Transfer RNA from Firmicutes bacterium UBA994, 75 nucleotides, folded computationally. Taxonomically the source falls in Bacillota (Bacteria, Bacillati).
RNA sequence: GCCGGUGUAGCUCAGUGGCAGAGCAGCUGAUUCGUAAUCAGCAGGCCAGGGGUUCAAAUCCCCUCACCGGCUCCA
Numbered sequence: 001g002c003c004g005g006u007g008u009a010g011c012u013c014a015g016u017g018g019c020a021g022a023g024c025a026g027c028u029g030a031u032u033c034g035u036a037a038u039c040a041g042c043a044g045g046c047c048a049g050g051g052g053u054u055c056a057a058a059u060c061c062c063c064u065c066a067c068c069g070g071c072u073c074c075a
Base pairs, nucleotide, nucleotide: 001071002070003069004068005067006066007065010024011023012022013021018055026042027041028040029039030038048064049063050062051061052060
């Protein structure tokens, strides 16, 4: 340099045009002599960034960035 993949909550991930979600973690409460576990509830988002298409974009298109893998070149 070329090709492909990934980027969504603190972590791991789902969602592939039509209200942004789950598990774990966190917080509050219940339960318990107390803790863990369990149960109920709450909170948590610039969907990597920018632009475009569309009535409507996490989702489709273009550019850029970061990470991972493969290939190639030079030494």